The RNA shown here (small-subunit ribosomal RNA) has 1464 nucleotides and comes from an uncultured prokaryote.
Its Rfam family is "Bacterial small subunit ribosomal RNA". Its family is annotated with structural constituent of ribosome and ribosome in the Gene Ontology.
RNA sequence: AUUGAACGCUGGAGGUAUGCUUAACACAUGCAAGUCGAACGCGAAAGUUUCUUCGGAAACAAGUAGAGUGGCGGACGGGGGAGUAACGCGUAGGAAUCUACCUAGAUGUGGGGGAUAACAUGAUGAAAAUCAUGCUAAUACCGCAUAUGCCCCACGGGGUAAAGAGGGCCUCUUCUUGAAAGCUCUUGCAUUUAGAUGAGCCUGCGUCGGAUUAGCUUGUUGGCGGGGUAAUGGCCCACCAAGGCGACGAUCCGUAGCUGGUCUGAGAGGAUGAUCAGCCACACUGGGACUGAGACACGGCCCAGACUCCUACGGGAGGCAGCAGUGGGGAAUUUUGCGCAAUGGGCGAAAGCCUGACGCAGCGACGCCGCGUGUACGAUGAAGGCCUUUGGGUCGUAAAGUACUGUCAACAGGGACGAAAACCUGGCGGGUAAUAUCCGCUAGGCUUGACGGUACCUGUGGAGGAAGCACCGGUUAACUCUGUGCCAGCAGCCGCGGUAAUACAGAGGGUGCAAACGUUGUUCGGAAUUACUGGGCGUAAAGCGCGUGUAGGCGGCCUGUUAAGUCGACUGUGAAAGCCCAUGGCUCAACCAUGGAAGUGCAUUCGAAACUGGCAGGCUGGAGUCCUGGAGAGGGUGAUGGAAUUCCUAGUGUAGAGGUGAAAUUCGUAGAUAUCAGGAGGAACACCGGUGGCGAAGGCGGCCACCUGGACGGGUACUGACGCUCAGAUGCGAAAGCGUGGGGAGCAAACAGGAUUAGAUACCCUGGUAGUCCACGCAGUAAACGUUGAGCACUAGUUGUUGCGGGUAUUGACCCCUGCAGUGACGACGCUAACGCAUUAAGUGCUCCGCCUGGGGAUUACGGCCGCAAGGCUAAAACUCAAGGGAAUUGACGGGGGCCCGCACAAGCGGUGGAGCAUGUGGUUUAAUUCGAAGCAACGCGCAGAACCUUACCUGGGUUUGACAUCGAGGGAAAGCCUCUAGAAAUAGAGGCCCUCACCUUCGGGUGACCCAAAAACAGGUGCUGCAUGGCUGUCGUCAGCUCGUGUCGUGAGAUGUUGGGUUAAGUCCCGCAACGAGCGCAACCCCUGUCGUUAUUUGCCAUCGGUUAAAGCCGGGCACUCUAACGAGACUGCCGUCGUCAAGACGGAGGAAGGCGGGGAUGACGUCAAGUCCUCAUGGCCCUUAUGGUCGGGGCUACACACGUACUACAAUGGGCGGUACAGAGCGCAGCGACUCCGCGAGGAGGAGCGAAUCGCAGAAAACCGUCCUCAGUCCGGAUUGCAGUCUGCAACUCGACUGCAUGAAGUCGGAAUCGCUAGUAAUCGCGGAUCAGCAUGCCGCGGUGAAUACGUUCCCGGGCCUUGUACACACCGCCCGUCACACCAUGGAAGUGGACUGCACCAGAAGUGGGUGAGCUAACCGUAAGGAGGCAGCCCCCUAAGGUGUGGUUCAUGACUGGGGU
Repeated sequence: AUUGAACGCUGGAGGUAUGCUUAACACAUGCAAGUCGAACGCGAAAGUUUCUUCGGAAACAAGUAGAGUGGCGGACGGGGGAGUAACGCGUAGGAAUCUACCUAGAUGUGGGGGAUAACAUGAUGAAAAUCAUGCUAAUACCGCAUAUGCCCCACGGGGUAAAGAGGGCCUCUUCUUGAAAGCUCUUGCAUUUAGAUGAGCCUGCGUCGGAUUAGCUUGUUGGCGGGGUAAUGGCCCACCAAGGCGACGAUCCGUAGCUGGUCUGAGAGGAUGAUCAGCCACACUGGGACUGAGACACGGCCCAGACUCCUACGGGAGGCAGCAGUGGGGAAUUUUGCGCAAUGGGCGAAAGCCUGACGCAGCGACGCCGCGUGUACGAUGAAGGCCUUUGGGUCGUAAAGUACUGUCAACAGGGACGAAAACCUGGCGGGUAAUAUCCGCUAGGCUUGACGGUACCUGUGGAGGAAGCACCGGUUAACUCUGUGCCAGCAGCCGCGGUAAUACAGAGGGUGCAAACGUUGUUCGGAAUUACUGGGCGUAAAGCGCGUGUAGGCGGCCUGUUAAGUCGACUGUGAAAGCCCAUGGCUCAACCAUGGAAGUGCAUUCGAAACUGGCAGGCUGGAGUCCUGGAGAGGGUGAUGGAAUUCCUAGUGUAGAGGUGAAAUUCGUAGAUAUCAGGAGGAACACCGGUGGCGAAGGCGGCCACCUGGACGGGUACUGACGCUCAGAUGCGAAAGCGUGGGGAGCAAACAGGAUUAGAUACCCUGGUAGUCCACGCAGUAAACGUUGAGCACUAGUUGUUGCGGGUAUUGACCCCUGCAGUGACGACGCUAACGCAUUAAGUGCUCCGCCUGGGGAUUACGGCCGCAAGGCUAAAACUCAAGGGAAUUGACGGGGGCCCGCACAAGCGGUGGAGCAUGUGGUUUAAUUCGAAGCAACGCGCAGAACCUUACCUGGGUUUGACAUCGAGGGAAAGCCUCUAGAAAUAGAGGCCCUCACCUUCGGGUGACCCAAAAACAGGUGCUGCAUGGCUGUCGUCAGCUCGUGUCGUGAGAUGUUGGGUUAAGUCCCGCAACGAGCGCAACCCCUGUCGUUAUUUGCCAUCGGUUAAAGCCGGGCACUCUAACGAGACUGCCGUCGUCAAGACGGAGGAAGGCGGGGAUGACGUCAAGUCCUCAUGGCCCUUAUGGUCGGGGCUACACACGUACUACAAUGGGCGGUACAGAGCGCAGCGACUCCGCGAGGAGGAGCGAAUCGCAGAAAACCGUCCUCAGUCCGGAUUGCAGUCUGCAACUCGACUGCAUGAAGUCGGAAUCGCUAGUAAUCGCGGAUCAGCAUGCCGCGGUGAAUACGUUCCCGGGCCUUGUACACACCGCCCGUCACACCAUGGAAGUGGACUGCACCAGAAGUGGGUGAGCUAACCGUAAGGAGGCAGCCCCCUAAGGUGUGGUUCAUGACUGGGGU
C1' cells in the first nucleotide's frame, strides 16, 4: 500500500458500490416457465332476468372459467465451484459436420384413410393413480400421387414431401338465409440452395508442486475391412504387424475450475481469480437412456443408494449449489419486501399473459466519495483542573459575553427527469383487382410510474440536535505529575518494571487521524533475502577427492547458397467491461456516458541477409600426427646389495643391566648387559636430499634388468576445426577396516603390569596381540587443503631455482643477453568486508560443469540404491533460538615471548606462629552485651583514653510545642540563690533570701533580654537508604603513566604522535621517524637537616679582665665561641680523563662540609574498586510525631566451652640483683607544673618558694661504664595468678580504675606447617616526652642515646611498567564453556499391533437401459377378393454395465505398552 474481512470502542446525515470466503450440510412455507381459441374437440358455475304444474325450465352470464389433444418454449435466463492438471481453459489456426426460430432465392401445398385423449358409464385403490367398454376432432398419426431439387448407385436405375388457419371480393340459386366453385391478401406447411446465429470435432503453443514417484502401456501404437455418429477418429468390432510414451520428466501422488482481470511493484516480477464479463463442469450420490434443431436435461423420465415425509402397512411422495427464509457450522455475511413503470426474455397476428431475470425499496460505517457538528470579535488572561524553582506557567480566545450565519436534521408548501411505444381516429405513400386486411410516414386523441411523503426549490424557528479513537522510550509526530516496586503489568523489534518508571496504571497536557479510530488476519513491497532485469562459492553458507567420457551447452578464418532464428512492412486477430487520455452528465467527487489510445501476444503474406543456425566448397593460426633430443622417487614385474634392530649357536667375561624427572615392573650367578665370530629372518632404504623432480589426484626415494604411460625442447612435413566443458555413466582413489591364504624382524591399537595422581580406564616405563608386509578380492572415505573446478585470451616489473635450446665470447668451465616449459619469493595497476591475491590472480573477459541461501535439530530420521559387515551415497520435517559466522580494532588475560623495576626473591639481622598477660574481632551468651569497619586496603580500626556522664543499647519511673530554633498574643516581683518534705532520681510541693538587668524616653511609658501558663505553625530523630548524593578518606601507587589540537593513514572501530636505537629514579633526556605541537603527571619551586658567612644578644653562652663562694656564669662585664632565628652563600656532571652516534648520558678522578636526586618530609595524574563513611558534618527521598522525640535511676558496651589478628613481658649469663659514676633531644605546665623541708618501707601526705616559663618546675634519662654477688637450675630466670594491708583521683572504684607494701610464684628452657619487617645513622636495642585525660597507656604520635650484618645476582615466588604474540574472554580467567546424571515439559523416530481413507489386480453378482438375437403370444392404418403377408409390440436370451460382495496387494492418516535420540 491492500482487503467480500472479523474483533474492541465510538457513531450526525447523504450518494454510490457491496454483503455465507466455513457445511457441494439438511431444509418448513411461499414464489422462481409458461403461452397460444387466428391448430382441435369438449365445456361449467355463482349471479341476474323471464316462465313455472313450484319439482323445475329457459335466456344472459359464455363458447367465458376450466381441464384435455396439438404447437412453440421448459437446452435460455438464474445458481454455486464439488469434480477436473485436461484440447478443460487461453491464444492462433484447421476440415470431415449439424443448426429450431430469422433473412434471401427456387419449387410445391393434390387426393385419401384409420385411430385416440378429453367426455360418458363401470371397476380397483387409503392415496398417488390405474383399468375396461363406448363416442369424437385436428396444423395429432398413416399410406398413395407428384419431385424443382435432395440422397444412394454397379451409371442401367432406385428412394424421398406437405396442413391448414384468419380475412376480403366475385359468380349461382333463393332475393335473403344457406351451400358449392372461383379469385385474392395475410400467415402457416413441405422440399431445397445460400446466409446469419449457435453448436460439435481436430491441431501448434502456453497452463501448480513432488524424482524420498523412473520406467509406463495390450484397444495399448499403426494398418486393412466393417459397424456407429450430424461429422473425423480404436469411438466400437474382426484380422494383421509390434509398436507407442518417457530425464525437453512419462507413470504415480498431492493441490487446483480456467481467463479478461484484481492487489502490489519503478519495472521485471510476485500473489490472487469475490462482485462484472467469456468459457467449462455440476444440479441429493452413482448409472442410464428417451424426447428434441439442440439435453444424456437444476424446478423432465427410469433404476440403484443414503436421507426425509405420508400411509388404511398393501404402497406412495421428495430433492432451494433459483429468490426470500429456517436450522446447523462459524470470528463472520441482509427482507419469508414492492413492481413488471423501465430494460431484456418466452408464447401469441395482436391486445395481452408469464417473468424472485430485472427495476426499486429495507438491513449492515463492510469499502469508496463528498458534507456537517458553527463563524467573527472577545484578557480581570475568570473559575476550576494540572504542574511549579511558590515568582509563576499551562489548558487558553478556549469559556463566559457580544454580533452574525443557516449547510444537515425537524416541520410546512411547491415539485421534475426516468414515458418511448402500443392502442384509437384522420391524412399521405407503398402493396393489392380493391376504397379489406397489411406496412411506412404524419396530425390529433386516449391513457401507462414500483421507486414516491422521491430528487430538487422555497419558507419557519433557532447555535439550538450532531466527536470520537489510537498514540506520546527509540524506530515515529507528541512530556510531566501521582500510584506501583522484577509485583501488577506492557511489548511489532530493541526492550521497560527490583522506591525518584517521559516504557506499567491513572491524571493533566500534547501528537496523529477523524464518523471514524485502533487491533488481528491476508497479499505484495521494503528483501539485490532465489539475484532474467539483479547475488555469490580462499577464510563468512557454498568447488564433486581426481581422471576418462556420452547426451547436452558453447565453438577458428574465407566464399557461395538457404532463410529456421533475427529485423522490417502490410493484413487479420487480440470480445465487452476494466487501466490510461479527452470530452460530457449528476452542484463537486465517488459514480456514469461517448470517443480515442493501449493491449509489449499470436498468425498470414511480402521483403532484408549483417549476425547465429543449415547445406556446399576451401584455408591453417586451434587441435593432432611424424622425425630428433635430453630430464625425471611416473607405473608394473623379476632379480640383487649393504648398514641397522631382533633372535639362535659358540667364545671372552662378571654383577649388575635396563629404564626414568625420580623410580619400579622387567632381564641377570641356570651367567645377563658389554665384547667378538658365525648363522637365521623380516621390514625399511642413512649420506646424496634441495620451497629439487615426476604424476590427474591419492601418491612416488638403495641398485640392476625387462615391459610401459605422460610431459618438455628443437625441426620441417602431413591431416584440416578433428575443439572446450561435461548431467548421468565408468575407472582410479591415503590411512584404518573386512574376507581367504601366506609371512611376521622391528614397531604397536586392544590387553597386562609398574609408576604419577585426590583419582589416572591418560601422558612416562616394562611387556604385548590384531595390524603394519605379500597375493587375490571388498570397502570408497579424510583438514582427499592451495580449504581456490576445467579450458582459452589479455593486463608493470624485480629476483631465485629445475629441464631443453639460441646468441656473443672463451683453450675450456663460468659470467653476460635471450626463447620455451615448470616451480618459489617480493611487488605495480586492479580486486577484496578486511586479511590478503597479484602473468601459477582471488585482476579483466568468454564457455561449460558442480555447489550455496539464518543458527540448532542434522555428516540425523524415514524411504531408496550400494556393501559380508562396519558402514557409505541421496536426504527431510516437527520443534526451538535471535542469533550463528568472517575479518579486523581496543583492552584484559596466558602454568606465551623479549626488556626493565620494587626488601619481590636471594644474601643477612630481628621477629610472629608455641607460653602468660594486654587489646581488637568472630562466635556464643544475654533484658542489653549499641552501631559501623570485612582479603591485601576490617581486626591496639572509628575510640587522642565506656565506673556515672560519654551512650547511640536494655530495664523501670516520669514528660508531650517539648532539652534546642523562629514567629504572634497574655501575665510577671528579669534572672538568680538557700532550706525543708516525698521520691532511686527526674520531678512535685512548701517556705525563705534578693526587691531589680540593658537601651530609649516627651518621665506617662516603650522596646529587648529572661521567667510562667495556654495555643497554632513547627521542633526533634546516632531511624532507613553510602546502590539517590556532596564533602572527606583508603587502595593500585610517588607506579610513570593518562590525554588533547591540527595533520596523515584506514570504509570503519581506530592508528600515528606515545612505536624504534640509546639513556634515566622518571613519557628523564638525546637521535631517528608523517608527524608537528600542547596539557595533566615526573623533576624543580616549599619545609627540616648537613658546611660557611652577615645581622642580632636575653632568659642563652663564658675565651679574655675583675669580684663573691665550700663550690658554682653566682655577680660586674663581654658577645669572641656554642646556641638561638632571620637573611644569604654553596652542588651545576661545572672541571679533567675514558667510553658513547661529534648526542643524551655512564664510569673514574680532582677540589669540596656535602657529588651525581646529599638525607628526610610535604606534594598522590586520567582513572579503578556502585571500596569506606547518611553514627563527624551537609543533603534528596522515605519513615516516627503522648514517640523511633526528650528526661532520670540502675544495668550493659568490661559476659566466656572456643577461634583469629596486633602488641607487651619472658624463657635468661651479650643475663639478673645490689652499689657507684656519666652523657640527650624534643616537649609540657595556672582549676597547672610544683623546687625545698618534714612524715611514711612505699604509693603518697603536710606545708609550700619559684614560674604563664631559652629565667621556675616536670626531670635522677636509660642502656653504657666501674665494682660486687649469682654459675645453668624452672634458678637470685620469669613474673601470671591469688591473699592481706594500703595510697590517689573522683558524688561514687561492687559489677568495672591506676598505683604501693608484704606474701604467693603459674605457664614458659627459643616455639610445627606457615609467615612479617628492615639496605645506614637503617635494623636491633635503650630510655624520655606529648595528645586524650578528674583518674586510667603494653596503644598511638613524637624525641634522642648505643649502633650492626648482607646484597653473588634476577632462574624462581609476589606486585608493577613498556613492546610483541594467541584468544571462542569484554561483568574482561574469580572469564568462557563441554558431556553424563537427577527433576519437569514439548515435538519427533522405532514398535507386537489396532482403526479409517484412497487405490491396483482377480473373481462373483448384475438393476434400469441402448444395441443384437429370437419372438409358437398380441397386433387399427399398407398389400391382398380371401387365406394370409409386410411392419410393429409384449415376452425370452446375449454383450456391455452402476451399486453391492469375496480374496489379495499398494499408498496414506490416526493411534499403541515399551523404547531411541532431540529441544527448552